[in-house]
A computed fold for an 84-nucleotide RNA, annotated as c-di-GMP-I riboswitch aptamer. Of the family's consensus pairs, 95% are formed in the model.

RNA sequence: UAACGAUAAUAGCAAACUUGUUGAAAAGCAGGGACGCAAAGCCAGGGGUCUAAGGUCUUGGGACUAUGACAGCCGGUUGCCGAA
Numbered sequence: 001u002a003a004c005g006a007u008a009a010u011a012g013c014a015a016a017c018u019u020g021u022u023g024a025a026a027a028g029c030a031g032g033g034a035c036g037c038a039a040a041g042c043c044a045g046g047g048g049u050c051u052a053a054g055g056u057c058u059u060g061g062g063a064c065u066a067u068g069a070c071a072g073c074c075g076g077u078u079g080c081c082g083a084a
Base pairs, nucleotide, nucleotide: 004082005081012037013036017032018031019030020029021028022027035072041077042076043075046074047073048070049069050068054065055064056063057062
């Protein structure tokens, strides 16, 4: 340095659910709460997933659409520790 990851050390994050709140929704933020996580840090101009207000189409029902989201799906990128 790279790879790897313990029943080690130090520090950290926080799923479901729930209360409040924002939002058309997906979802976000704050409090509670811990299922888990060695990147559960960061990146949404790579892939993927969710939503569809507005828009387009449609007799209707509905279909399509991101300029809205998701990094705890893959990927990219930076980084702490050091047993085997």